The RNA shown here (transfer RNA) has 72 nucleotides and comes from a Candidatus Wolfebacteria bacterium. The sequence was found in a public genome assembly. Rfam family: tRNA. The family's RNA type in Rfam is transfer RNA. Rfam's curators write: Transfer RNA (tRNA) molecules are approximately 80 nucleotides in length. NCBI's taxonomy places the organism under Bacteria, Bacteria candidate phyla, Candidatus Wolfeibacteriota.
RNA sequence: UGCGGGGUGGAGGAGUAGUACCUCGUCUGGCUCAUAACCAGAAGAUCGUCGGUGCAAAUCCGGCCCCCGCAA
Repeated sequence: UGCGGGGUGGAGGAGUAGUACCUCGUCUGGCUCAUAACCAGAAGAUCGUCGGUGCAAAUCCGGCCCCCGCAA
């Protein structure tokens, strides 16, 4: 420098235009003599960033930033 893949709550991962979901963790309550386990509930991401298209964008298009791989 070129090509490809990726960036989504604290962590890991889904989500190929129509109110962003799952697991773990965290917090509260229940259960217990108590802790863990188990059960119920809650908080937490406007989706890397800036634009574009569109009635509507995490999703499509372009620029930039960062990560991984391949080639030189």